[in-house]
Molecule: transfer RNA
Organism: Chloroflexota bacterium
RNA sequence: AGGCCUGUAGCUCAAUUAGGCAGAGCAGCGGUCUCCAAAACCGCAGGUUGUCGGUUCGAUUCCGGCCGGGCCUGCCA
Numbered sequence: 001a002g003g004c005c006u007g008u009a010g011c012u013c014a015a016u017u018a019g020g021c022a023g024a025g026c027a028g029c030g031g032u033c034u035c036c037a038a039a040a041c042c043g044c045a046g047g048u049u050g051u052c053g054g055u056u057c058g059a060u061u062c063c064g065g066c067c068g069g070g071c072c073u074g075c076c077a
Base pairs, nucleotide, nucleotide: 001073002072003071004070005069006068007067010026011025012024013023020057028044029043030042031041032040050066051065052064053063054062
């Protein structure tokens, strides 16, 4: 320098299938239970979908630039 993969809740990951209400588990908070706690069960909260643009009535999803992470190839020495 070139190519490929990846970035979504505090963490681990879905949702991209033909573009159409952003979800789960764990963690957190509250409650039930318990002498107290744990476990179990019920409920709640938590998101500028890396970033900037473009296309579109509508973008996590499609297109382009940039940034971070991973892998491969090449060049110089």